[in-house]
RNA sequence: AAAUCUGCUGUGGGAGAGAACGUAAAUUAAUGACCGUCACCGAAGGGGCAAAUCUUAAAAAGAUGAAUCUCUCAGGUUAAAGGACCACAGCAGGAUG
Numbered sequence: 001a002a003a004u005c006u007g008c009u010g011u012g013g014g015a016g017a018g019a020a021c022g023u024a025a026a027u028u029a030a031u032g033a034c035c036g037u038c039a040c041c042g043a044a045g046g047g048g049c050a051a052a053u054c055u056u057a058a059a060a061a062g063a064u065g066a067a068u069c070u071c072u073c074a075g076g077u078u079a080a081a082g083g084a085c086c087a088c089a090g091c092a093g094g095a096u097g
Base pairs, nucleotide, nucleotide: 005093006092007091008090009089010088011087012086013085018038020037021036022035026031039077040076041075045073046071047070048069052064053063054062055061
């Protein structure tokens, strides 16, 4: 230095679940936000925990402790938007050397 690691940006891909019911503006009709009522989804975000480690003479107790697991607070259940994650490209930084 390259590769790799972390973060950001761009492009592409990207699942699940009621276009539910009531009502209102607009409106010929259809549609139908906010609000209210139930029913659902997990892959923005958020919460919780295992092993293990530490504290202790030891034990107990406590602390740290991951997720695509789990909870569904938030968010979502036509389209649009969003979307964990993946690929490619670029930028920045650290470490190794």
This is a predicted structure of a 97-nucleotide RNA (Glycine riboswitch aptamer) from Oceanobacillus salinisoli.
Lineage of the source: Bacteria > Bacillati > Caryophanales > Bacillaceae > Oceanobacillus.
Rfam family: Glycine riboswitch aptamer. Rfam describes the family as follows. This family represents the bacterial glycine riboswitch.
The coordinates come from a structure-prediction model, not an experiment, and the mean pLDDT is 77.